A computed fold for an 82-nucleotide RNA from a Patescibacteria group bacterium, annotated as transfer RNA.

C1' cells in the first nucleotide's frame, strides 16, 4: 500500500430485509430478609436539566417521511495479502 471484519449506556451484548435505540445479563442504588455479612427477594438505573424538554450507536457528510441498519469520506483496533 491492498482486501476483509469490528466500534452501541459504567461493563458484556441484543436490535428478524430501514420503522419505539439501549432487550437480556453483570454492576450499581434504595428497601426487605439476617445478630451481621454473603446469598436470596422487590423496585429503580444511558448523559444533561428543578421541570418541560433535549442529546446520544467511533467522527463528518449524504439518501429517506424515517438510518445502529443503505451510500461517501475519515479515525482506532484485529486478521490476511504484498
Nucleotide at each position: 500500500g491492498g482486501g476483509c471484519g469490528a466500534g452501541u449506556g459504567g461493563c458484556g451484548g441484543a436490535a428478524u430485509u430501514g420503522g419505539u435505540a439501549u432487550a437480556c445479563g453483570c454492576g450499581c442504588a434504595u428497601g426487605g430478609u439476617u445478630a451481621a455479612g454473603g446469598g436470596c427477594c422487590a423496585u429503580g438505573u444511558g448523559g444533561g436539566g428543578a421541570a418541560a424538554c433535549u442529546c446520544u450507536u467511533g467522527g463528518a457528510g449524504g439518501u429517506u417521511c424515517g438510518a445502529g441498519u443503505c451510500c461517501u469520506c475519515u479515525c482506532u483496533c484485529g486478521c490476511c495479502c504484498a
The source organism's lineage runs through Bacteria and Bacteria candidate phyla. It was read from a public genome assembly.